[in-house]
This record gives sequence, structure tokens and C1' cells, in this order.
RNA sequence: GCCGGCUUAGCUCAGUUGGUAGAGCAGCGCUCUUGUAAAGCGAAGGUCGCGGGUUCGAUUCCUGCAGCCGGCGCCA
Repeated sequence: GCCGGCUUAGCUCAGUUGGUAGAGCAGCGCUCUUGUAAAGCGAAGGUCGCGGGUUCGAUUCCUGCAGCCGGCGCCA
């Protein structure tokens, strides 16, 4: 340099006919317990990597860039 994949909650990850974004775990509160753990319940937590475009409407389609991973190539 070329090709492909990934980027969504603190962490690990879902999310197809484009129409107000979810789970588990962690953290917080409550119940239970003499107390802790476990268990149960509840609430909170998101510029969907950053721009641009298409569209009435984009996490989703197109495009540029960035980061990470993999493959190939170059450095006689």
C1' cells in the first nucleotide's frame, strides 16, 4: 500500500423488511438475614467511533476519516 472484518450502557455482546435502542454481568436502592453471602424486586445508565450524503425519518443504506483485528504485498 491492497483486501476483509469489527466499533452499540462501566464490561461482554444482541439488534433485517429504515419508524422513539435491548440482554447478561458489574455498580446503586429495596426485600429477605442477628449480620454477610446467595436469592428476589426496582430504578438508573446510550451524541449507536467521528464527519458528510440519500430520505419525511438512518445504529441500519451510500461515502470520507480514525482506532482495533486478520490476510496479502513492498522495503535490491